[in-house]
Context: one part of a larger RNA
RNA sequence: ACCUACGAGUCAUCGUCGUUGGCGAGGCUAAGCCACUCAGUGGUGGAGCCGGAGCGAAAGCGAGUCCGAACAGGGCGUCGAGUCAGCGGGGAUGGACGCGAAACCAAGUGAUCUACCCUUGGGCAGGCUGAAGGACGGGUAAAACCGUCUGGAGGGCCGAACCGGUAAGCGUUGAAAAGCUUUCGGAUGACCUGAGGGUAGGAGUGAAAGGCCAAUCAAACUUGGAGAUAGCUCGUACUCCCCGAAAUGUAUUUAGGUGCAGCCUCGGGUUAGGGAUACGGAGGUAGAGCGACUGAUAGGAUGCGAGGGCUUCACCGCCUAUCAAGUCCUGACAAACUCCGAAUGCCGUAUACCGUUACCCGGGAGUAAGGGCGCGGGUGCUAAGGUCCGCGUCCGAGAGAGGAACAACUCAGACCAUCGGCUAAGGCCCCCAAAUUCGGGCUAAGUUGAAGACAAUAACGAGGUAGUUUCGCAGAGACAGCUAGGAUGUUGGCUUGGAAGCAGCCAUUCAUUUAAAGAGUGCGUAACAGCUCACUAGUCGAGCGAGACCGCGUGGAUAAUAAUCGGGCAUAAGUCCGGUGCCGAAGCCAUGGAAUCUAUACUAGUUAUAGAUUGGUAGGGGAGCAUUCCGCCGUCAGAGAAUAUGUGGCGCGAGCCAUGUUGGAGAUUGCGGAAAAGCAAAUGUAGGU
Repeated sequence: ACCUACGAGUCAUCGUCGUUGGCGAGGCUAAGCCACUCAGUGGUGGAGCCGGAGCGAAAGCGAGUCCGAACAGGGCGUCGAGUCAGCGGGGAUGGACGCGAAACCAAGUGAUCUACCCUUGGGCAGGCUGAAGGACGGGUAAAACCGUCUGGAGGGCCGAACCGGUAAGCGUUGAAAAGCUUUCGGAUGACCUGAGGGUAGGAGUGAAAGGCCAAUCAAACUUGGAGAUAGCUCGUACUCCCCGAAAUGUAUUUAGGUGCAGCCUCGGGUUAGGGAUACGGAGGUAGAGCGACUGAUAGGAUGCGAGGGCUUCACCGCCUAUCAAGUCCUGACAAACUCCGAAUGCCGUAUACCGUUACCCGGGAGUAAGGGCGCGGGUGCUAAGGUCCGCGUCCGAGAGAGGAACAACUCAGACCAUCGGCUAAGGCCCCCAAAUUCGGGCUAAGUUGAAGACAAUAACGAGGUAGUUUCGCAGAGACAGCUAGGAUGUUGGCUUGGAAGCAGCCAUUCAUUUAAAGAGUGCGUAACAGCUCACUAGUCGAGCGAGACCGCGUGGAUAAUAAUCGGGCAUAAGUCCGGUGCCGAAGCCAUGGAAUCUAUACUAGUUAUAGAUUGGUAGGGGAGCAUUCCGCCGUCAGAGAAUAUGUGGCGCGAGCCAUGUUGGAGAUUGCGGAAAAGCAAAUGUAGGU
C1' cells in the first nucleotide's frame, strides 16, 4: 500500500411541536392484586395526574380580579377542547455521534539503574623528585648560619592496571536504544571498587546540570476516580426527487465560540407583493459658486497702521528695493464652506404587465474567517493580488464556449438521449472547425503587430513616411551647385600694452563708389594679415522654401526561472475603414424520453391535454432500495436451499429477476413490526497478502 472483517446521533426519563388513532367536558390509570398458554398477555385497581377559571404578594373575591377614593383609567383574564397511547422532528438531564490530550486527585509499588549516607572488605606495575627531622664537619661567646651525608614528605612529577571521556573519524533501518578506532585527563587520593544496609514522589538525593530516583523526571511508575474535560483537530457509512443559503447587524473575559435579528427550508393561515410609465413629495450629494457666509488664497493698484532712515530741544515734517488692514482690478480653493443645485435613489398615488414572488403563526437549520471585478469614497504613496465602507456583479455553491494555459475577464446558466439544425463571445493560412474572401488606405520598425478591458511607459528628440492646410520666392529665371565680386572715408569713437569688422563699451551702425558689399555671420592673429558669410552679377533651367494639424512608424528602452518564440506571415496571415459569407457552446431550435408544479377535462386514473420548471456546497423537505430478527397467511427446497462464479433481462437509481456451473441444507414472497440497519477516508482496529 491493497484486500477482508469490525468501526461513529443510541437508550432512559421529562417537557415541546407535528402526525396517526381511542374517548371527549372530560381523558388516563400507577404500584399492588388475580388469572393464564408466564421475559408476556388479559383482567382488576380511580390512589394520583392533566383539563374544565381566573386575578391578587396575600387575606380574598370570582367571569372577573388587581391597582385605585372611583361607577375613571389601565394590567392579567372571560368569549377557539382536552386527554391517553403509537410514531417522527428538535430540546433538557445523563459519557449522549465516535476517537484523541497535556494534566488533577487517591491508594499503592520502586534506591538490583542512579544520587548521597552508614557498616565491613579489596585495589593502585615501574620510574622520578628529594620537604621537615637527624648525624658528622665547619662556624659562633652561645646562637644563627654553611657544607656533606642520612631521611622519605607531597589532594608532588612521568606512566600501566583501574577510573574517566578531550578532539576527530566511523557508526546513524548500528555489531551497540550511546558503541568502535586514534587521541586525551586522573592514576596515594575530595581516589577506585565488592558485599550488606538506609533515605520515596511536591518526597528523596544533589561539589547544583533542574541533575538523578530501573532505557521514563520542571514532579517516577502501577491501579483507580474515568467514558476527567477538550468553545480544538480528524472521521461520521445506500439511492433518487423538490427547494436552497451565509460569510451581515448587534451583544458578548468576545473576536476561529455563542445569544438575538437577517438570509434558507417545511407545515398552516391571510391576501398581499413585484414592476415600467406618468404624476405628486421630502432632500443638500455630483457639479458649480463665493462683491452669499466661514475659512483659505496668486498677481497688480491704492496704502489705514507698523518697522527702518533723515531731521529737531521738542512737537511737527521728509524719505522708503520692508511688513501690511481695508477698498478696487484680474484669477482661483474647501469632507467637517453654501447665494445655488442636478441625475439616480427613496416615499406616495394611478394604470398596463408579472403571477404567489408578499406578510403572519409554528417546526428544522446552516451561516456569523469570505473573495475577485466594475463604479462612488476613506486610509495608504490618487502604492499593493493592501486595508475599511457603499452600489452592483460573479466565484463561493456554476458545468459548457472564448481568453495558449488561468475560481471569479468575455459569452452563456448543464433534466436525459441524438454521427440533426441556427447562433453568442471569439474566430475562418497550417496545427484547428470555418474566406489564402471582396473594395479602399497605412506601416518597413518583424513594430512590446498579431491581447475584450486596465496595464504593457513617458517627458523629450529626429529632412522616417502618408494626408490636410497657411505664408513666401519663381521663365522679368527662383532653390541648390559652380565662376567672379564682396570695395572706399576707416585702424569709426572710446578703452587698452595692443583692440585695425570680429575682448569689451558707445551709436544718428553714418556716408561714399556701386550690379552688390554689415562701421560686419563665423574661423583666425599678440595686434595686423589670411579664410568665409550676408549681399550682387554670370552660368544653369523648373519648381523651391518656411510653419501648423493629423495617421502609422523611429530613438529614448535597463531586472532578476524561457516565455507573442507553435509553425510561419511582408500590396500580410500586420493595421485602419467598409462589405458578403461561413465556423463556433451543455445558449436557442428539432425529434424522442423522464420527473416536478400549475391549470383544464373526463371515463376520477398518481389518466389525458396544455403551459412552465428540473446547475447546486452548508442546510430543510419528500419518496424509495438493501441488511438482521419477529408476527400472520403462505410458498420453494437432496428431482438440490443459502453461497460462489458466468450469462441474459428489468428498474432513473439504491437494486431486482431468470438461468448454466459450483455448493450440499436450508431459504423466503406478500402484509405488518423491531433494529447492534448500509464505509473510502478517522497518521482508524485486527488479520491476511
Molecule: large-subunit ribosomal RNA, domain II
Organism: Bacteroidales bacterium